[in-house]
Predicted 3D model of RNase P RNA and transfer RNA as a complex of 341 nucleotides. It holds a member of the Rfam family "Archaeal RNase P". By type it is a ribozyme. The family is grouped with related families in Rfam's "RNaseP clan". For this family Rfam cites "The Ribonuclease P Database" (Brown, Nucleic Acids Res, 1999). From the family's description: Ribonuclease P (RNase P) is a ubiquitous endoribonuclease, found in archaea, bacteria and eukarya as well as chloroplasts and mitochondria. Its best characterised activity is the generation of mature 5'-ends of tRNAs by cleaving the 5'-leader elements of precursor-tRNAs. Cellular RNase Ps are ribonucleoproteins. The prediction has a mean pLDDT of 75.

RNA sequence: GAGAGAGGGAGGGCGGCUGCCGGUGCCGUAGGGCGCUGAGGAAAGUCCCCCCACCCAGGAGCUUAGGCUCCGAUGCGGGCGUCCGCAAGGACGCAGGGCGAGAGCCCUGGCUCUGGCAUAGAAACGACACCGCCCCGUGUUAAUGCAGUGAUUCCGGGAGGAUGAGGUCGCACGGCGGCGGAUGGAACGACCAGCCCCGCAGGGUGCAAGCCUUUGGGCGCUUAGACAAAUGCCGCCGAAACAAAAGGGGGCUUACUCCCCUCACUC
RNA sequence: GGGCCGGUAGCUUAGCCCGGAAGAGCGGCAGGCUCUUAACCUGUUGGUCGGGGGUUCAAAUCCCUCCCGGCCCG
Numbered sequence: 001g002a003g004a005g006a007g008g009g010a011g012g013g014c015g016g017c018u019g020c021c022g023g024u025g026c027c028g029u030a031g032g033g034c035g036c037u038g039a040g041g042a043a044a045g046u047c048c049c050c051c052c053a054c055c056c057a058g059g060a061g062c063u064u065a066g067g068c069u070c071c072g073a074u075g076c077g078g079g080c081g082u083c084c085g086c087a088a089g090g091a092c093g094c095a096g097g098g099c100g101a102g103a104g105c106c107c108u109g110g111c112u113c114u115g116g117c118a119u120a121g122a123a124a125c126g127a128c129a130c131c132g133c134c135c136c137g138u139g140u141u142a143a144u145g146c147a148g149u150g151a152u153u154c155c156g157g158g159a160g161g162a163u164g165a166g167g168u169c170g171c172a173c174g175g176c177g178g179c180g181g182a183u184g185g186a187a188c189g190a191c192c193a194g195c196c197c198c199g200c201a202g203g204g205u206g207c208a209a210g211c212c213u214u215u216g217g218g219c220g221c222u223u224a225g226a227c228a229a230a231u232g233c234c235g236c237c238g239a240a241a242c243a244a245a246a247g248g249g250g251g252c253u254u255a256c257u258c259c260c261c262u263c264a265c266u267c
Numbered sequence: 268g269g270g271c272c273g274g275u276a277g278c279u280u281a282g283c284c285c286g287g288a289a290g291a292g293c294g295g296c297a298g299g300c301u302c303u304u305a306a307c308c309u310g311u312u313g314g315u316c317g318g319g320g321g322u323u324c325a326a327a328u329c330c331c332u333c334c335c336g337g338c339c340c341g
Base pairs, nucleotide, nucleotide: 001267002266003265005263006262007261008260009259010257011256012237013236014235015234016233017232021038022037023036024035025034026033027032040242044253045252047251048250049249050248051247052206053205054204055203056202058071059070060069061068062067074201075200076199077198078197079094080093081092082091083090084089095108096107097106098105099104109196110195114193115192116191125189130181131180132179133178134177135175136174137173138172139171140170146166153162154161155160210219211218212217268340269339270338271337272336273335274334277293278292279291280290287324294312295311296310297309298308299307317333318332319331320330321329
């Protein structure tokens, strides 16, 4: 210097023209004039929370009332600690696991109770049962069992080979007995849940909620402010991309890089 | 703009709640019947379950995200 990444920041500046567009203040009888103000970091997706409004609503106790407390049901959240926040969530530090070459990114309660793990496998979370071999005991028990159609013993993973006449080896039953049982993601230690624990919250619908009304509409609704919804045009600079309000505020997620900073990698 | 629902074979759809080998009807193809066609009978074919990621042993199904389509209201 180039390339391809990660984390953050910032997402325009200057000048001119016309006062053309929305809103608003003042001045003017009026045409109009002079000012001020006018899209985003995500305004997006609509995934959440709050403000706010309406509808619905278990049990017990306390309270003059308003309401409060506990339990239940339901919903949401969850590594640990500290802090911020009403909440949704966030920041920092630390631990375990995964991905990556690295910077870095992602995930995380528990198994005491209840329940689950298809197919395969003897068995799937309860210890056993079941099968094969070995060992031990009892019976048959001294033959009417087995044995040259090969007992017994040895070698071998097995197929099989060697030995060659006896043997208690056979058979049946039993054992808190030993070893193995190959399948599966997992074989007794785990994993998951609607089960348990902790925390928060009454549940639902959402501002087109809803309120008022003379039924036309108005308010809610905003110092941008209204429903075919304003935010102009031109030039220069290397000046782009993603994208443009609709009750307000906050969070999450996703999209983008003309630029700036830091980190790490390759040539 | 405000809110909601859906995407599974060429078409219409079941399965999703509560995870366990993706199924049916129509269609297509081949054969049979018929002089031929239709109908009918028999066999057969065909799936990125909208895309991606996560959880799990296992995802059409549960969670997150993106895309597409439709409905109601204005």